[in-house]
Context: one part of a larger RNA
C1' cells in the first nucleotide's frame, strides 16, 4: 500500500519446506530346510553409527575487563606497598556468556491407493487363462501421517474483545536484553524493580595491608583473609519528567 470505519489479539490451512538413514548382537532356533557340511524367512528384544534439533544441570574448553605468583626496567623521595612498559610480560586458576569432547531428544506406528510380482472368480474359446466384466495381496517410491512456515490464499478467510471521538490505539523520547550491523523484536518508564549503585548471597582466586607473636634469618601465625566481571534476590539511593506528534467525517 492493498486487504473498505479505527485497533489489539487469538486462530484455520491452500499452499511451502524439512525429515525419512544403517549396523552389529541376543532370541526365535542350532529351529524350518538338507545325507550331511551348513543354516534360515516371519516375529520380539538390546546397544550402536552416523546425521538432525535443542541446551549448559554434568565432563571439558574459552573468558586480553576476575584473583594469584613471579623476571627485567621506569616511576611514586627512600624501605615497606603500589603502578607503566615488555604478545595480556611471562605463569597459575577461574564466574557469566558462547560452546563440544559434554546432555537430552528424533527418524517411528498406523492408514489409503498402487509398481514389478502373486492370486481368487470367469467367459471370449463346453477345455485352459490373474482380464476381457467383477474381487484380493502387494515396495524406503505416490498420498496422509511427524515438524516448521504459512490469508499479498488480492479466492487478502474464521472467532473475541476496545473505540464511538483531540477516541481506542499507536509513535517520538528515556531505562535496557531473552534482541541486535543498523533497523527489527522483547521487558519497563514513579500505579515502576529497567539498567546503575547499596545490602545479602552463590560462584572465582587462595589468606591482602598495616599490625601484634614466635623465629638470627627465610618463614610461619592471629586469619575460611582480602580482592572480585557479566549470576540471583532484595532494596527507589540514582536515571527512566514533563510533554509533542499520528491516527476520526463508516461511501453507492
Nucleotide at each position: 500500500c492493498g486487504c473498505u470505519a479505527g485497533u489489539a489479539a487469538a486462530u484455520u490451512g491452500a499452499g511451502a519446506g524439512g525429515a525419512u538413514a544403517u549396523g552389529a548382537c541376543u532370541u526365535u532356533a542350532g529351529u524350518a530346510c538338507g545325507a550331511g557340511a551348513g543354516g534360515a524367512c516371519c516375529g520380539a528384544g538390546u546397544c550402536g553409527u552416523a546425521c538432525g534439533u535443542u541446551c549448559c544441570g554434568c565432563u571439558g574448553g574459552u573468558g586480553u575487563a576476575u584473583c594469584a605468583g613471579u623476571u627485567g626496567u621506569g616511576c611514586c623521595g627512600c624501605c615497606a606497598g603500589g603502578u607503566g612498559c615488555a604478545a595480556u610480560g611471562c605463569u597459575g586458576a577461574g564466574u557469566a556468556g558462547c560452546u563440544a569432547c559434554g546432555a537430552a531428544c528424533g527418524g517411528a506406528c498406523a492408514g489409503g491407493a498402487u509398481a514389478a510380482a502373486c492370486g481368487c472368480u470367469g467367459a471370449a474359446a463346453g477345455c485352459a487363462u490373474c482380464u476381457a466384466a467383477g474381487c484380493g495381496u502387494g515396495a524406503a517410491a505416490c498420498c496422509u501421517a511427524c515438524c516448521u512456515c504459512a490469508a499479498g490464499a488480492u479466492g487478502a478467510g474464521u472467532u473475541u474483545a476496545c473505540u464511538u471521538u483531540u477516541a481506542a490505539g499507536g509513535g517520538u523520547c528515556g531505562u535496557c536484553a531473552g534482541a541486535g550491523a543498523c533497523u527489527a523484536u522483547g521487558a519497563c518508564g514513579u500505579u515502576g524493580a529497567u539498567a546503575g549503585g547499596c545490602u545479602a548471597c552463590a560462584g572465582g582466586u587462595a589468606u591482602a595491608a598495616a599490625g601484634g607473636u614466635g623465629g638470627u634469618a627465610a618463614c610461619a601465625u592471629c586469619a575460611a583473609a582480602g580482592c572480585c566481571g557479566a549470576g540471583u534476590a532484595g532494596u527507589a539511593c540514582u536515571a527512566a519528567u514533563u510533554g509533542c506528534c499520528c491516527g476520526u467525517u463508516a461511501g453507492c
Large-subunit ribosomal RNA, domain VI from Ferruginibacter sp., 252 nucleotides, folded computationally.
Taxonomically the source falls in Ferruginibacter (Bacteria, Pseudomonadati, Chitinophagia, Chitinophagales).
It was read from a public genome assembly.